[in-house]
């Protein structure tokens, strides 16, 4: 890569290097020399392991030790389907799919 699976409306910096892009993709609309982006400390949550309680188990609850993860704007919105109102060009809400992002497991 690739399949399964669970989750994506909360949280998180007035820091320090360094110097132009960035926010997947397209189409909008942002952010960004009043320093984005990465990096580093910090900080955040609890997916996966570990320690401690509870239980007969299954589970669940606490830590934040150890692996990731994450830290603009709902996954920033919409794209594609279907419904509901309004109106009949076309918008508004709501469902769900497809896409993507992370744990954890298979190949």
């Nucleotide at each position: 890569c690739u399949c399964u699976u669970a989750u994506c409306a909360a949280g998180a910096g007035u820091g320090g290097c360094g110097g132009a892009g960035g926010g997947a993709c397209u189409g909008g609309c942002c952010c960004a020399a009043u320093g984005a982006u990465g990096c580093c400390c910090g900080g955040c949550a609890a997916c996966c392991g570990g320690u401690a309680g509870u239980g007969g188990a299954a589970a669940c609850u606490a830590u934040g030790c150890g692996g990731u993860g994450c830290u603009a704007a709902u996954u920033c919105c919409a794209a594609c389907a279907g419904a509901a109102c309004c109106u009949u060009a076309g918008g508004u809400u709501c469902u769900g799919a497809c896409a993507g992002a992370u744990g954890a497991g298979a190949g």